This is a predicted structure of a 347-nucleotide part of an RNA (small-subunit ribosomal RNA, central domain) from an uncultured bacterium. The coordinates come from a structure-prediction model, not an experiment, and the mean pLDDT is 87.
Context: one part of a larger RNA
RNA sequence: UUGGGUUUAAAGGGUGCGUAGGCGGCUUUUUAGGUCCGGGGUGAAAGCCCGUUGCUCAACAACGGAACUGCCCUGGAAACUGGAGAGCUUGAGUACAGACGAGGGCGGCGGAAUGGAGGGUGUAGCGGUGAAAUGCAUAGAUACCCUCCAGAACCCCGAUUGCGAAGGCAGCUGCCUAGACUGUUACUGACGCUGAGGCACGAAAGCGUGGGGAGCGAACAGGAUUAGAUACCCUGGUAGUCCACGCCGUAAACGAUGGAUACUCGCUGCCGGCGAUACAAUGUCGGUGGCUUAGCGAAAGCGUUAAGUAUCCCACCUGGGGGAGUACGCCCGCAAGGGUGAAACUC
Numbered sequence: 001u002u003g004g005g006u007u008u009a010a011a012g013g014g015u016g017c018g019u020a021g022g023c024g025g026c027u028u029u030u031u032a033g034g035u036c037c038g039g040g041g042u043g044a045a046a047g048c049c050c051g052u053u054g055c056u057c058a059a060c061a062a063c064g065g066a067a068c069u070g071c072c073c074u075g076g077a078a079a080c081u082g083g084a085g086a087g088c089u090u091g092a093g094u095a096c097a098g099a100c101g102a103g104g105g106c107g108g109c110g111g112a113a114u115g116g117a118g119g120g121u122g123u124a125g126c127g128g129u130g131a132a133a134u135g136c137a138u139a140g141a142u143a144c145c146c147u148c149c150a151g152a153a154c155c156c157c158g159a160u161u162g163c164g165a166a167g168g169c170a171g172c173u174g175c176c177u178a179g180a181c182u183g184u185u186a187c188u189g190a191c192g193c194u195g196a197g198g199c200a201c202g203a204a205a206g207c208g209u210g211g212g213g214a215g216c217g218a219a220c221a222g223g224a225u226u227a228g229a230u231a232c233c234c235u236g237g238u239a240g241u242c243c244a245c246g247c248c249g250u251a252a253a254c255g256a257u258g259g260a261u262a263c264u265c266g267c268u269g270c271c272g273g274c275g276a277u278a279c280a281a282u283g284u285c286g287g288u289g290g291c292u293u294a295g296c297g298a299a300a301g302c303g304u305u306a307a308g309u310a311u312c313c314c315a316c317c318u319g320g321g322g323g324a325g326u327a328c329g330c331c332c333g334c335a336a337g338g339g340u341g342a343a344a345c346u347c
Base pairs, nucleotide, nucleotide: 004317005316006315007300008299012314014201015200016199017198021194022193023192025088026087027086028085029084030083031082033081034080035077036076037075038074039073040072041071042070049065050064051063052062053061054060091191092188093187094186095184096183097182098181100179103177104176105175106174107173108172109171110154114150115149116148117147118146119145120144121143125136126135162169163168206247207246208245209244210243211242215241216240220236221235222234223233258313259312260311261310262309263308266291267290268289269288270287271286272285273284274283295302296301320347321346322345329340330339331338332337
């Protein structure tokens, strides 16, 4: 280097956009870089390989041949590939019409519950647990009624549902905004796929500044439990959880399954459209589930949403466990830390 792999054994980047690069639809003209054919030159000798011969054999040696798969020059071929030109529409996109959804951003509004405040009724308990106690309460609690305030989350609908690239997204409503989808096939005419670097997004926790703070609640305090109890249970409770702006950049960021295209038996649900029809059955496009044929797989299982059959591009793995996702160096960060990422030693 080739060969092998990546759902679960080591291994798919958290996700997207996209630069270089790699790869790329149909027809035709041309060119001749790749490719192929012929000729010439060169490819030292030795060695390797084949044959013959010489030392009694062999090692070894001598001679002849082959080979040296390469490079250069030159004449040609034009199928494939590349370059140049012309054209095409099926890939891709645009336009128009329609319809869909918790897609995103900003604002407004709503009710239930919880906590608090004021007023009223009312009296001795309440709360909590396995049982208790801490705690609250005659300075009138708990409970019930009325009024007001605050913050956070949106019961039912609700689903095996939907949307989004992923993270993720759920009360109602207005404005702004993105998108896949269906239909007409009107337009452009390969404009495509992938994508090292790069850029952007990226749950929760955490950080900075300023707000906010009802409930919950790391830390902390107390009460219990216990041999102990720095816990599980209980009473409190600060950061935080919420908002704005700016960082962080991680995750079992999971389908533990990268993206694109084509092809390959069926059965049965659901969601969004379309067409014909009086309705329905049925058909078709896109999505989302279940069971399975062939095939694949170590098996579990996957099975037109592939882990099947192929092509292209990227990422990653390389004896195992520990040392260690650590040290050192470098880059990033306010910090916390993140990225890259060893070795000695040891089993």